This is a predicted structure of a 457-nucleotide part of an RNA (small-subunit ribosomal RNA, 3' major domain) from uncultured Thermanaeromonas sp. Rfam family: Bacterial small subunit ribosomal RNA. Its family is annotated with structural constituent of ribosome and ribosome in the Gene Ontology. Its mean pLDDT, the model's own confidence on a scale to 100, is 81. Taxonomically the source falls in Thermanaeromonas (Bacteria, Bacillota, Neomoorellales, Neomoorellaceae).
[in-house]
Context: one part of a larger RNA
RNA sequence: UGACGGGGGCCCGCACAAGCGGUGGAGCAUGUGGUUUAAUUCGAUGCAACGCGAAGAACCUUACCAGGGCUUGACAUCCCGCGAACCUGGUGGAAACACUGGGGUGCCUAACCGUAAGGUUAGGAGCGCGGAGACAGGUGGUGCAUGGUUGUCGUCAGCUCGUGUCGUGAGAUGUUGGGUUAAGUCCCGCAACGAGCGCAACCCCUACCUCUAGUUGCCAGCGGGUGAAGCCGGGCACUCUAGAGGGACUGCCGGCGAUAAGCCGGAGGAAGGUGGGGAUGACGUCAAAUCAUCAUGCCCCUUAUGUCCUGGGCUACACACGUGCUACAAUGGCCGGUACAGAGGGAGGCGAACCCGCGAGGGGGAGCGGAACCCAGAAAGCCGGUCUCAGUUCGGAUUGCAGGCUGCAACUCGCCUGCAUGAAGGCGGAAUCGCUAGUAACGUCGAAGGUGGGGCC
Numbered sequence: 001u002g003a004c005g006g007g008g009g010c011c012c013g014c015a016c017a018a019g020c021g022g023u024g025g026a027g028c029a030u031g032u033g034g035u036u037u038a039a040u041u042c043g044a045u046g047c048a049a050c051g052c053g054a055a056g057a058a059c060c061u062u063a064c065c066a067g068g069g070c071u072u073g074a075c076a077u078c079c080c081g082c083g084a085a086c087c088u089g090g091u092g093g094a095a096a097c098a099c100u101g102g103g104g105u106g107c108c109u110a111a112c113c114g115u116a117a118g119g120u121u122a123g124g125a126g127c128g129c130g131g132a133g134a135c136a137g138g139u140g141g142u143g144c145a146u147g148g149u150u151g152u153c154g155u156c157a158g159c160u161c162g163u164g165u166c167g168u169g170a171g172a173u174g175u176u177g178g179g180u181u182a183a184g185u186c187c188c189g190c191a192a193c194g195a196g197c198g199c200a201a202c203c204c205c206u207a208c209c210u211c212u213a214g215u216u217g218c219c220a221g222c223g224g225g226u227g228a229a230g231c232c233g234g235g236c237a238c239u240c241u242a243g244a245g246g247g248a249c250u251g252c253c254g255g256c257g258a259u260a261a262g263c264c265g266g267a268g269g270a271a272g273g274u275g276g277g278g279a280u281g282a283c284g285u286c287a288a289a290u291c292a293u294c295a296u297g298c299c300c301c302u303u304a305u306g307u308c309c310u311g312g313g314c315u316a317c318a319c320a321c322g323u324g325c326u327a328c329a330a331u332g333g334c335c336g337g338u339a340c341a342g343a344g345g346g347a348g349g350c351g352a353a354c355c356c357g358c359g360a361g362g363g364g365g366a367g368c369g370g371a372a373c374c375c376a377g378a379a380a381g382c383c384g385g386u387c388u389c390a391g392u393u394c395g396g397a398u399u400g401c402a403g404g405c406u407g408c409a410a411c412u413c414g415c416c417u418g419c420a421u422g423a424a425g426g427c428g429g430a431a432u433c434g435c436u437a438g439u440a441a442c443g444u445c446g447a448a449g450g451u452g453g454g455g456c457c
Base pairs, nucleotide, nucleotide: 019435020434021433022432023431026326027325028324029323030322031321032320033319034317035316042053043052064312065311066310067309068308069307070306073135077134078133079131080130081129082128083127086103087102088101089100090099091098092097107124108123109122110121111120112119113118137301138300140299141298142297146295147294148290149289150288151286153284158197159196160195161194162193163192164173165172166171177188178187179186203278204277205276206275208246209245210244211243212242213241214240217236222233223232224231249272252266253265254264255263256262328428332387333386334385335384336383337382338381344375345374346373349368350367354363355362356361394425399420400419401418402417403416404415405414
């Protein structure tokens, strides 16, 4: 100077308390440990690993295992020889691959021949095959050699510097103190005076208004029209859409306060005292995580630790844990009827009407690059009916049969539908989690979207 204290003071946080709903018990899903396995690839491991890297493991992916192949290699650059490229068969084979056949002679430059069309030769670019070696290749090791990126304390209010001053020095001061704030925020004081990184503000969404703009919206006012309907004429006023601006600053009033900073109350206002949410993460800590995104030092492999293929595995299952879903019912289940959203996606796509099928789905193809068409019936809700406390008209696991879809292919190992089957489960021990408002609520719904690989351009 820090750190630490079952030392003190002040203060904060869903930290406790108050309360609501969960987890821990059941079934299932998923991740992990363990065990098993030829392999169950690797990493992540208290908070801060465990629905994590995985924004998609049937093949591929794939890094693992078994078997079958290759050795200048699947990929890059250089050298030599042959051939244009390329297209298309046959045999063996699980494929990779091995052996073998047919078609096919372009582009650029130069020379020569030819009146020309064009032909011949040589060289070159590009591509293919073969060969030699330099080399390629490695998801092999080390995150305790690294870059980059990330988690975490923590959106916590802190961390420092220059000059000066004090101290032999480490260092102190400033940054402490009195108030105040979400804040080292601001005010006052002070051997300190200033400054930087943080805080705040500037950015985005949302809440109100105005303007601009009207193939979405509107009988608002007029006309037409229908069984009904913005359906038509017409109009942009309203709603909305999306661009520009306004609006909130303790600005105003009262009180408190050191007359300060500020705090409390009030007015006006769509909104107050950082309005709500997001993005934004200081100096640093954890030799934190990642050599498997990528990059990279060193080490290691080099007819294999590289590479291609087929099949298998990553989906195993006595168990244990994490995260979830569905329930155990009447604030409910089932049946019928009937309302009201927002945000998205769509051309190798979304796919309507209509027809077939109990259904998944099939046929069909209108319309739509989309405020216009489609995905698309929102559901809980509301109205009516039924069930009457029961392992049930609760609950849906499991299993059988029959089907549908995608795909080269659903046995290992996909999803969906119908019929049948109907398991555990009667609210969960110790313990433990989330949440302060448009939040919580095993409240109800809607919608996806992203990324990777392959092919083609």